[in-house]
Context: one part of a larger RNA
């Protein structure tokens, strides 16, 4: 050392299953007060579906009634004609009855009754109803008609019996039987309602996702002296305001501070003086502004039209600057200036959509409808280069496809946080910094906490706790050997050397930890994937059930809590042990 046989399993980041956790991509399931839809149901028109009667309302016709300021015999609706009209075909009287009324009367009808009544004239009044015709008002009857409510028929239509093909609880026929009826039913439309069902939607950035912020423009810093330039880097603001706070001519100079000076003060208004800006600028910050872009008067609209040489800036569209030419102004004596505000922020493509113009097109032709071109209205379409006119949630029942691009274990890095140690020594220790202790600070180790990063590993590195079996470190619990004591002993405190050996049984609780009880020399810290599941176990955590409590409409949900819940017979190599050969 090589072989061989049995035998353990610490490792090959062993096998096995293209990780079920997490993340992103899609899918499905399930919800509901997301959205859009729908079956059912619901109420309404219309068809299928016809006949009558009766009431109501509407319109229209014929009769009839009706019409009332005061005056005035009295209830005078308007206008026209008019001197007679009605009456044995029954007059005025009376009786009763009805209508209607302004309560005074008017109108009808039956009886009685047996011969007159009224108008002209006069009166009164705006206007004289005896009679006749014609319009208008209320009312009442009759009649047509369309609506509409109640009802009634039967013959549609329905639903039973019966009977026939017949053996038939089916399917057709037949029926002078019942019932129910133009409703129901059905078709067709229009609204309601409708997770029952059904499609789908439910951004993104993001030191892992979720929560929570954010998402467009603007200024400054970061930014490295062109320009540009990151981060959920740091500090501010914007989604507007002015018809003057625009244009032009002209003209002024500010903030402080000193001195002075009635109410009056620290500070009102005066005054000298000193004062390049320390003021002021509509508004955030920075760059400018006194020749003012600052502050004040005057006139006044260039806060214009058509155009636009160059540029700037840019991936595109988007944005910026602009002299000049035409024409119209405004101010100024004029030269000139003026196409909005000191500059940079004050926003929103395409479609659609409103209004006004218009020289274009106009489905044979003329027009019109529409459309085109010019101005134009309407978006916190703020997720702000704006996917739809229109959209939330759940999954632990989950499911596919990827990711170690991305998170929980473990390792690495990292030490802020942790543990140890050292400096300085203010103080404490009756005095006496340093026996024993040490404040504010300071510097290291260390890689056991609780983090940071996110580096192997997501076609899988099984997670806590116990059991077994351990092994190393010393920063030492006991045992040993010093040093120094606020060491008389005796107990101890503190430091120094030491790892050879040790380091206990129980109760609670899944527990590591702890807490108690009894001992003991001591009952040490800590590394070993928080040693050890291909060694076990499975109490806990962490699937699918189920309860409670709490959140949510709800489906489900909750480092809350409870009850249950599968842990893979063979060992190739390397490791190891025993036993054997060589």
């Nucleotide at each position: 050392c090589c072989c061989a046989u049995a035998u353990c399993u610490g490792g090959a980041c062993a096998a096995a299953a293209a990780g079920a956790c997490c993340c992103c991509g899609g899918c499905a399931u399930c919800u509901u007060u997301a959205c859009u839809c729908u079956a059912g149901c619901u109420a309404g028109g219309c068809a299928u579906u016809g006949a009558g009667a009766u009431a109501a309302a509407g319109c229209g016709a014929u009769a009839a009634u009706u019409g009332c300021a005061g005056a005035g015999c009295g209830u005078a609706g308007g206008a026209a004609g008019g001197a007679g009209a009605c009456u044995u075909u029954g007059a005025a009287g009376c009786u009763u009855c009805c209508c209607u009324u302004u309560u005074g009367g008017g109108g009808g009808g039956a009886g009685u009754g047996g011969a007159g009544u009224c108008g002209u004239c006069a009166a009164u009044g705006u206007a004289a109803c005896a009679c006749u015709u014609c319009c208008u008002u209320u009312u009442u009857a009759u009649u047509g008609u369309u609506u509409u409510a109640u009802u009634u028929c039967u013959g549609a239509u329905u639903g039973g019996a019966a009977c026939c093909a017949u053996a038939a609880u089916c399917u057709g026929g037949u029926c002078a039987c019942c019932a129910a009826a133009a409703c129901a039913g059905u078709g067709u439309u229009u609204g309601g309602u409708g997770g029952g069902g059904a499609g789908u939607u439910u951004g993104a950035c993001u030191g892992g996702g979720g929560c929570g912020g954010u998402c467009u423009c603007u200024u400054a810093c970061u930014a490295a002296a062109g320009a540009g330039u990151a981060a959920c880097g740091u500090a501010a603001g914007a989604u507007u305001u002015c018809a003057a706070a625009g244009g032009u001519c002209a003209c002024c100079u500010c903030a402080a501070g000193u001195u002075g000076u009635a109410u009056g003060g620290a500070a009102a208004u005066c005054a000298a003086c000193u004062g390049a800006a320390g003021a002021g600028u509509a508004u955030a910050a920075a760059g400018g502004c006194a020749u003012a872009a600052g502050g004040u008067g005057g006139c006044u609209u260039u806060a214009c039209u058509g155009u636009g040489a160059g540029a700037c800036a840019c991936a595109c569209a988007a944005g910026u600057c602009g002299a000049a030419c035409a024409g119209u102004u405004a101010c100024g004596a004029a030269a000139g200036u003026a196409g909005g505000a000191c500059u940079u922020a004050g926003u929103g493509a395409c479609c659609u959509u409103u209004u006004c113009g218009u020289a274009g097109c106009g489905c044979a032709u003329g027009g019109a409808a529409g459309c085109g071109c010019g101005a134009u209205u309407g978006g916190u379409c703020a997720a702000a280069g704006g996917a739809u006119a229109a959209a939330a949630g759940u999954u632990a029942c989950g499911c596919c496809g990827g990711g170690g691009a991305u998170a929980a274990c473990a390792g690495g890095c990292u030490a802020g946080u942790c543990u140890u140690g050292c400096c300085u020594a203010a103080g404490c220790g009756u005095u006496c910094a340093c026996a024993g202790c040490g404040a504010c600070g300071g510097c290291a180790a260390g890689g056991u906490u609780c983090g940071g990063c996110a580096c192997c590993u997501c076609g899988a590195u099984g997670u806590c706790g116990g059991c077994u079996c351990a092994u190393c470190a010393c920063a030492u619990c006991c045992u040993g050997g010093g040093g120094g004591u606020g060491u008389a002993u005796c107990a101890g405190c503190u430091c120094c050397c030491a790892a050879g050996g040790g380091u206990u049984a129980g109760g609670c609780u899944g527990u590591u930890c702890g807490c108690c009880u009894a001992u003991u020399a001591a009952a040490g810290u800590g590394g070993u994937a928080c040693g050890c599941g291909a060694g076990c176990u499975g109490g806990g955590u962490u699937c699918a059930g189920a309860c409670c409590g709490a959140a949510g409409u709800a489906a489900u949900u909750c480092a809350g809590g409870u009850c249950g819940g599968u842990c893979u017979c063979u060992a190739u190599c390397c490791g190891a042990u025993a036993u054997g050969g060589g």